[in-house]
Molecule: FMN riboswitch aptamer (RFN element)
Organism: uncultured Acetatifactor sp.
């Protein structure tokens, strides 16, 4: 410091209805670093957004408008109760909670941006 490669998972059954994987009752699911081993704690990515600079497209020009890029900011859901322990909201027990935006009979799980991408993890020189 350059290259490679790898980097998100989940409703089985049932109910009511013209119709719901979206309502009901139930199952199932949990990125990444950090720490006594974490969806719930710190933090980071992503998703969404303002603002500045580039670079294309559109235009007769110029505004407006979209894309891609690099910096900088906003936004970002949720836990209690006992054990053990030198230390654990991280383990074991018990009860809770929480999941972005679009689409549709109301969505963590279905379809879509995205067989995308990024924190970050191997490895090779």
């Nucleotide at each position: 410091u350059u290259c490679u490669u790898c980097g998100g998972g989940g409703u089985c059954g049932g109910g009511u209805g013209c119709a719901a994987u979206u309502c009901c009752c139930u199952a199932c699911u949990g990125g990444c670093g950090g720490u006594a081993a974490a969806g719930u704690c710190c933090g980071c990515a992503a998703c969404c957004u303002g603002u500045g600079g580039g670079a294309g497209c559109c235009u007769u020009a110029a505004g407006c408008g979209c894309u891609c890029u690099c910096a900088u900011g906003g936004c970002u859901g949720a836990u209690u109760c006992g054990g053990u322990g030198a230390a654990a909201g991280u383990c074991c027990g018990g009860g809770a909670c929480c999941a972005a935006c679009a689409g549709u009979a109301a969505a963590g799980u279905c379809u879509g941006g995205a067989u995308g991408a990024a924190a970050g993890a191997a490895g090779a020189a």